[in-house]
Context: one part of a larger RNA
RNA sequence: UCCGGCGAGUUACUUUGCAGUGCAAGGUUAAGUCUUUAAGGGACGUAGCCGAAGCGAAAGCGAGUGUGAACAGCGCGAUAAGUACUGCGGAGUAGACCCGAAAACGGGUGAUCUAACCAUGACCAGGGUGAAGCGGAUGUAAAAGUCUGUGGAGGCCCGAACAGGUUUGAGUUGAAAAUCGAUCUGAUGAGUUGUGGUUAGGAGCAAAAGACUAAUCAAACUCGUAAAUAUCUGGUUCUCCCCGAAAUAGUUUUUGGACUAGCCUCGUGCCAUAGGCGGCAGGGGUAGAGAGACUGAAUGGGUUUGGGGGGCCACAAGCCUACCCUGCCUAACCAAACUCCGAAUACUGCCGCCCCUAUCACGGGAGUAAGACCAUGGGGGACAACCUUCAUGGUCAAAAGGGAAACAACCCAGAUCGCCAGCUAAGGCCCCAAAGUUAACCUCAGUCAUAAAGGAAGUCGAGAUGCGAAGACAGCUAGGAUGUUGGCUUAGAAGCAGCCAUCAUUUAAAAAGUGCGUAAUAGCUUACUAGUCGAGCAUCUCUGCGCCAAAAACUGCCGGGAGUUAAGGUUAACGCCGAGGCUGCGGGAUGGUGGUGCCGAGAGGCGCCGCCAUCGGUAGGGGAGCGUUCUACGCCGGGCUGAAGGAGUACCGUAAGGAGCUCUGGACUGCGUAGAAGUGAUUAUGCCGGA
Repeated sequence: UCCGGCGAGUUACUUUGCAGUGCAAGGUUAAGUCUUUAAGGGACGUAGCCGAAGCGAAAGCGAGUGUGAACAGCGCGAUAAGUACUGCGGAGUAGACCCGAAAACGGGUGAUCUAACCAUGACCAGGGUGAAGCGGAUGUAAAAGUCUGUGGAGGCCCGAACAGGUUUGAGUUGAAAAUCGAUCUGAUGAGUUGUGGUUAGGAGCAAAAGACUAAUCAAACUCGUAAAUAUCUGGUUCUCCCCGAAAUAGUUUUUGGACUAGCCUCGUGCCAUAGGCGGCAGGGGUAGAGAGACUGAAUGGGUUUGGGGGGCCACAAGCCUACCCUGCCUAACCAAACUCCGAAUACUGCCGCCCCUAUCACGGGAGUAAGACCAUGGGGGACAACCUUCAUGGUCAAAAGGGAAACAACCCAGAUCGCCAGCUAAGGCCCCAAAGUUAACCUCAGUCAUAAAGGAAGUCGAGAUGCGAAGACAGCUAGGAUGUUGGCUUAGAAGCAGCCAUCAUUUAAAAAGUGCGUAAUAGCUUACUAGUCGAGCAUCUCUGCGCCAAAAACUGCCGGGAGUUAAGGUUAACGCCGAGGCUGCGGGAUGGUGGUGCCGAGAGGCGCCGCCAUCGGUAGGGGAGCGUUCUACGCCGGGCUGAAGGAGUACCGUAAGGAGCUCUGGACUGCGUAGAAGUGAUUAUGCCGGA
């Protein structure tokens, strides 16, 4: 992991609601007694309980009563039938749907492991060092000292046994629930070890690590209280039909829990509401806007009232100021906590129409109170986040189908079932792949098929200004002069370092000079003019589509192939494809409604034929059924001429399921109507067995 079996809302009492049955202003017995055909039933039993009257603390009064001075007001009542039993839905008390703690407390069992201690035994190859003491020599006045011999001390040295466990490798489903190899430490000591004994669970023992106390220790093990408790996790078993949420508010030692409300469902009641559209009437201070309407913010210019600073001057007065504050004028500008103004929506009321119970009240049962993304309006953040927090709407959640290549939350559209029928939506129509053509224009970038500031004689269209057959624009040919080298400056300054001026003449035209150049001249060139040529030229603005800007690892993101008067873009037109949408045909169910048949005294029940509406669904509410085991009654049921169980099978039913037949099997068992439950398993790291 698989297969088989087992495995979770039960039972008792109390209470509440619904349904049924009996009796009814009443209803009902409990213990017990008697009886009987004796695990059963019948009769008696009126003690008690509930109801028929309440109010008040009470005395008490009573359809009223309490308060009160009150014949006032107000509070609670009166104007609705209960009660007993049965079933079902909830609640309470009990283990209370099942499994699951970490723990707590009580009684015992453990020191054969290990910690410490007590008693009594045992063990430590070999080698080295050479303390004290002692002898001798030397030394001295005598000593001390020195040398030498002897001696054999030490938590001394090296190193086996023994004890330990330093480093590393192996092992890690091991050879081993702590080991093996190498290496290493102690090895006469606070040494090691045998046997026997002592100390224990909030206790022992501890050269102290919360270590150790039998592979268990921040409180051992075992049995019990005990089904401890678990606002937590997991699991919770057949079918179909109807409806169908919430992820919000308030409070909470509360935030992953709960209570009340909101939203769902079922029942009862009321017949007035609710909802949509239109009209009319309202209040508002949002969006926007505004500034000579305030409060603030804030840029430039002008002016200068008032004050200050600086300078001149100082006896005072006055003058100046590209300084500061303030005022005024003017141009432009800003605000959630500004407003002289001010919508659209939204909201409220009345009237009319549509709709046809969707609203409301009371009662039984819930679940939910972790929401997510998208659009819009705001706050926080960085006008970040698949970010966070509100508001309004949508979708998902609880929604399948078509589209977006794939893709809960986007677009289209809400699946009762069947059909090898039709029409459409979004989105598409060259091939993959169902379906497309026509007309006009644009694009050359494979743009299409990601992006900005900025840049560019890309190209289409529209417009403005100027020049142009009195010849523009571009090119080519020719001219481009004189006073004069203007004056100043300068070493020089001659159009061309710089400063000033920028005239006049001859002319078709020619600057006191556009650029290069020279030391300065020279030289080249431009403006300007003529000729040649012969038709548009130059500058600017606004648009359409493109270009650059534009860097990442396979050739690497149009889904791919591929596509260029398109299969790209814009505009127009007419087609088609395309879903579980809509239609057609057939079937079913639920609710409503019309007709009709049967049963019934009636209430009503059971059908049949139409019509209308509806039938996605998690949590959850409601309804109807299937099947399993047992009991009672009926079928004078079935069965060795073959029951249950098992295997196979083309039948029936909307489903759970149910027959028939064949084989197997070898003794029990079916159907109908009721009743009672140990009543349904792919999931609990479920339990037991097997593979």
Model confidence (mean pLDDT): 84 of 100. The part of an RNA shown here (large-subunit ribosomal RNA, domain II) has 691 nucleotides and comes from a Pseudomonadota bacterium. The full RNA is in RNAcentral, with records from ENA. Lineage of the source: Bacteria > Pseudomonadati > Pseudomonadota. It matches the Rfam family "Bacterial large subunit ribosomal RNA".